Overview: This is a predicted structure of an 87-nucleotide RNA (c-di-GMP-I riboswitch aptamer) from Paranoxybacillus vitaminiphilus. It was read from a public genome assembly, where an Rfam model found it. The prediction has a mean pLDDT of 89.
RNA sequence: UCUCGAUAAAGGCAAACUCAUUCGAAAGAUGAGGACGCAAAGCCACGGGCCUAAGGAGAGUUUCUCUAUGGCAGCCGGGUUGCCGAA
Numbered sequence: 001u002c003u004c005g006a007u008a009a010a011g012g013c014a015a016a017c018u019c020a021u022u023c024g025a026a027a028g029a030u031g032a033g034g035a036c037g038c039a040a041a042g043c044c045a046c047g048g049g050c051c052u053a054a055g056g057a058g059a060g061u062u063u064c065u066c067u068a069u070g071g072c073a074g075c076c077g078g079g080u081u082g083c084c085g086a087a
Stems, first nucleotide, its partner, number of pairs: 004085002012038002017033005023028001036074001042080003046077003049072003055067005
């Protein structure tokens, strides 16, 4: 240095759920609480996947269908940065 990851040390993050938001059409996000978990559960929507459908398009038009330019990095892969150091 690479691989790897411990009943190690120092720290870190925070699912569900609850409350709030002069954020959002929604999905979702953010803040506070809370811990199921996590060695990249740091960051990037590049490939796949999933969620939503405002706007747009279509139809058999009290409605339904399609569509991401909106999201999810704690679904998988990839890229990139990084703490510690037993075997």
Taxonomically the source falls in Paranoxybacillus (Bacteria, Bacilli, Caryophanales, Anoxybacillaceae).